[in-house]
RNA sequence: GAAGCCUGCCAGACCGCCGCUGGUGCAAUCUGGGAAACCAGGCACUGGAGGAACGUCCGGACUGCACAGGACAGCGUAGGAGGUAACACCUCUCCACCGUGAGGUGAGGAUCAGAGCAACAGAGACGAGUCGGCCUUGGGGCAACCCCGGGCCGGGUGAAACGGGCAAUCUCUACGCGCAGCAAUACCAAGUAGGCCAGCGUUGAUGUGGUUCCGCAGAGCUGGCGGGUAGGUAGCAUUGAGCCGUGGGGGCGACCCCCGGCCCAGAUUAAUGGCGGUCACACGGGCAACCGGAAGGAAGCCCGCGCACAGAAUCCGGCUUAUCGGCGGGCUUCACAC
RNA sequence: GGUGAUAUAGCUCAGUUGGUUAGAGCGCAGCAUUCAUAAUGCUGAUGUCGGUGGUUCAAAUCCACCUAUCACCACCA
Numbered sequence: 001g002a003a004g005c006c007u008g009c010c011a012g013a014c015c016g017c018c019g020c021u022g023g024u025g026c027a028a029u030c031u032g033g034g035a036a037a038c039c040a041g042g043c044a045c046u047g048g049a050g051g052a053a054c055g056u057c058c059g060g061a062c063u064g065c066a067c068a069g070g071a072c073a074g075c076g077u078a079g080g081a082g083g084u085a086a087c088a089c090c091u092c093u094c095c096a097c098c099g100u101g102a103g104g105u106g107a108g109g110a111u112c113a114g115a116g117c118a119a120c121a122g123a124g125a126c127g128a129g130u131c132g133g134c135c136u137u138g139g140g141g142c143a144a145c146c147c148c149g150g151g152c153c154g155g156g157u158g159a160a161a162c163g164g165g166c167a168a169u170c171u172c173u174a175c176g177c178g179c180a181g182c183a184a185u186a187c188c189a190a191g192u193a194g195g196c197c198a199g200c201g202u203u204g205a206u207g208u209g210g211u212u213c214c215g216c217a218g219a220g221c222u223g224g225c226g227g228g229u230a231g232g233u234a235g236c237a238u239u240g241a242g243c244c245g246u247g248g249g250g251g252c253g254a255c256c257c258c259c260g261g262c263c264c265a266g267a268u269u270a271a272u273g274g275c276g277g278u279c280a281c282a283c284g285g286g287c288a289a290c291c292g293g294a295a296g297g298a299a300g301c302c303c304g305c306g307c308a309c310a311g312a313a314u315c316c317g318g319c320u321u322a323u324c325g326g327c328g329g330g331c332u333u334c335a336c337a338c
Numbered sequence: 339g340g341u342g343a344u345a346u347a348g349c350u351c352a353g354u355u356g357g358u359u360a361g362a363g364c365g366c367a368g369c370a371u372u373c374a375u376a377a378u379g380c381u382g383a384u385g386u387c388g389g390u391g392g393u394u395c396a397a398a399u400c401c402a403c404c405u406a407u408c409a410c411c412a413c414c415a
Stems, first nucleotide, its partner, number of pairs: 001334010012279007020048007030041004050309001055319001057318005062181004074177005079093005094108001095106004109172002114170002116166002126163001131154006138147003185234004195225006206217005227414003242262004247258004281306001283304005290297002339411007348364004357395001366382005388404005
C1' cells in the first nucleotide's frame, strides 16, 4: 500500500420566530364543554422517539380465570459448564464443516427399545442374496462344455450396495410449560323488550363476615340468542430485573457485589413539528490557483439538490429483519522497503 | 393494540406417512358442424407451487425468516 475479518459509537450542530403534547408548583373554587360520569381553561419552571420504537418470533413482569398432589395428552428445548427474573438469549469450551488466515456456521442427545421411508437407474435398495469372471469338491460327457455345491474377486448403476443413512419421519431419553392476554382487569355514567332457550339450584346454587370451620342473607345463578351503548376514570409511565460514572473489588468471559450521582416521552381526531439564518457532510453542474511535455489531476469558489431505515401505545430482557453514510479500536493475508 | 388463518394455471379449487411426469372445472386458442352465430364434439397451450435461505440423495409438501391478503377480539343489563 491492497484485500479482508471482528468489534464499539454517531445517526447533522447552533441561533431566532411560531406552534403541538405531558409533568410539578402557585393561584382560583370561578368559567366553559357534557345528559351524567368526567374533562378543559391562568401564571411560572420543566420533559418530549429509536437503534431498530419495526416484525410480534421467544422469555418474563402484571392482571383475570382455573388449581390438593401427581400423571397422561399437547407444545417446546437438546454436546459440556456457567450467566440471568427467565429464555429458543448471552459467555467460555469440546467436536464437525467452511476459509490460506483473522474468523465464520452448526435444531450437535439416542437408530444395541421399537416402527416407518428410500422415486429413477441398477442383477440386487435394507428382507436377502447374485449380474459377470477366476479357482475348486462331486456328478454327467470321447471332448468343447453342462448341472449342483463351496471359496475369492470385479466393473457398472446410484445419494447410498450389506455397513449403514434419514430422528427439521413417528418414537425413546432428559428438562421446561395451567389457560388467556392491557380490546387483560377494576370502577363510574347513560341506556334497554328486562323477552326467549339450555344447564345448575330450597337435599341450599349464589352472595357475604371473620381463623380450619362456624355464622348471616338467601331465590336465583351461569351460558347462548335477542336488546342497549360506542362515554369516562384507573391499570399507565414509575424508585424500576432503571439510567450514568476513565470509581473500587471478584470472574478467562457473559455477568455479579459495593460506592457516588440522576429521575429521563406518553396519547386515544392519537404530541414530539413548521419557517428563516449560519456552519458541517454527500451528490450533480460550472469556474479554477497550481502540477504536468501531453493526456489528465486538482486546493478553493459559485449554483442546485439531498441528508438513510424508519415513528413509541401496559412495561421490561432478547432475537430477527430494514438502514444513506461517517468515526474509532483490535487482528489477518499478500506485495514492497529496512 | 392483541390473536388466528390463507397464498398452487387468467378465475375457483384438488394435491399426506417427502419420491421420476403438479392436476380438475370454468375460461382461452385452433379445427369440425352451420348460410352465419350460439350450443355441441375433437385437439392444444398455460405454472420459477407468494419470496429467500436451511434440513434431506431428493421439498408444492418439513423448518426458519420476509411479503401480501382475510377473519376474530370492546362495554352494559